RNAcentral holds the full RNA, with entries from SILVA. Small-subunit ribosomal RNA, 3' major domain from a metagenome, 477 nucleotides, folded computationally.
Context: one part of a larger RNA
RNA sequence: UGACGGGGGCCCGCACAAGCGGUGGAUUAUGUGGAUUAAUUCGAUGCAACGCGAAAAACCUUACCUGGCCUUGACAUGUAACGAACUUUCCAGAGAUGGAUUGGUGCUCGAAAGAGAACGUUAACACAGGUGCUGCAUGGCUGUCGUCAGCUCGUGUCGUGAGAUGUUGGGUUAAGUCCCGCAACGAGCGCAACCCUUGCCAAUAAUUGCCAUCAUUCAGUUGGGCACUUUAUUGGGACUGCCGAUGACAAAUCGGAGGAAGGUGGGGAUGACGUCAAGUCCUCAUGGCCCUUAUGGCCAGGGCUUCACACGUAAUACAAUGGUCGGUACAGAGGGUCGCCAACCCGCAAGGGGGAGCCAAUCCCAGAAAGCUGAUCGUAGUCCGGAUUGAGGUCUGCAACUCGACCUCAUGAAGUCGGAAUCGCUAGUAAUCGCGGAUCAGCAUGUCGCGGUGAAUACGUUCCCGGGCCUUGUACA
Repeated sequence: UGACGGGGGCCCGCACAAGCGGUGGAUUAUGUGGAUUAAUUCGAUGCAACGCGAAAAACCUUACCUGGCCUUGACAUGUAACGAACUUUCCAGAGAUGGAUUGGUGCUCGAAAGAGAACGUUAACACAGGUGCUGCAUGGCUGUCGUCAGCUCGUGUCGUGAGAUGUUGGGUUAAGUCCCGCAACGAGCGCAACCCUUGCCAAUAAUUGCCAUCAUUCAGUUGGGCACUUUAUUGGGACUGCCGAUGACAAAUCGGAGGAAGGUGGGGAUGACGUCAAGUCCUCAUGGCCCUUAUGGCCAGGGCUUCACACGUAAUACAAUGGUCGGUACAGAGGGUCGCCAACCCGCAAGGGGGAGCCAAUCCCAGAAAGCUGAUCGUAGUCCGGAUUGAGGUCUGCAACUCGACCUCAUGAAGUCGGAAUCGCUAGUAAUCGCGGAUCAGCAUGUCGCGGUGAAUACGUUCCCGGGCCUUGUACA
């Protein structure tokens, strides 16, 4: 000087408390451990691994296993020889591949011979190739402490020196934020602001959007209009600016006015010096080591989907604030041409037929659901719950056996609110309700977004956890 303390002081944070809803019990989904296996590819392992890499494992993916094959190789550059490239059909085979066969002669230079470019085949060698090892050799990227308020430097001063000072102190703040003081005076990286979005107003613009006035219609449908809504561009607006109180006459704090908004208005992006030899050599790049008729390459089938068990994360429930059946209302944000697919017809339905429109403020996906309203059920393992299983179908796709999703009929399991323990959340939040996107041929209870309805509680900082500043002790560095 740090680090640590079941030392002290001050202060923060859904850290506790106060509340609301969960997890831990059930079934299913999914990940992991373990076990199993020819293989169940690999990585991630307290917080900070475990719906994680994977924003889609039937084949492919795929790295694993079994079997069948290749050896200058699936891919790159160089040399030589031959042939344009390419293409039709058939046979063997699980395919990879092997064999036979048809058509075809192009482009540039040149009178021609020929040469060249591109592509293919063959040969030999330089080499290719490796998701092989080492993240404890590395770059890059990322997590974490933590959006915590800290981390440092120059000059000066003090100390023999390590170092100190500044950065401590008195106030204050979300903040090393600001003020005052002070052997310090300044500065940098962080904080804040500048950026995006949302909330208010105005100007400009007016189609595909909108409709107050005038006509018109089943309908903003058409004429008409751009007032309003909205859209999208530019501005304004909030600064403790104003008033009062407190305060050291300061910084600031408390209350108030005006205001759409008030003291960082809400949300996001933004992550200092560093810590964990944290994670990743399987995104990529890369040193070293290793393989080279194989640890490389191609193919078929299988596996990654197994299952006495254990754990994590979710979905659905156990019901009446509910289930079921009618009627009826209101979103936002997205996506669409190898696409979204309307009307209409068929089917109980999944879906099929159909073909209008739309490269989309125009057309389509698209019916929002909870809600409201009427009826029914009457506390029961039930008209709750839907697992499981049987049968029949639909769709995607060469192909749904291992191993897809959905529909219909039947079947109707566990489950009556969950031990010790434990998680999230402070407001348009929790809870609850549906909708969309990426991935994607097909396949979400995951994930990333969107809106609808919409709470309770916070006395307080004694205690638990994490963190910041000062100080103290130390057999620690």

Background: Its Rfam family is "Bacterial small subunit ribosomal RNA".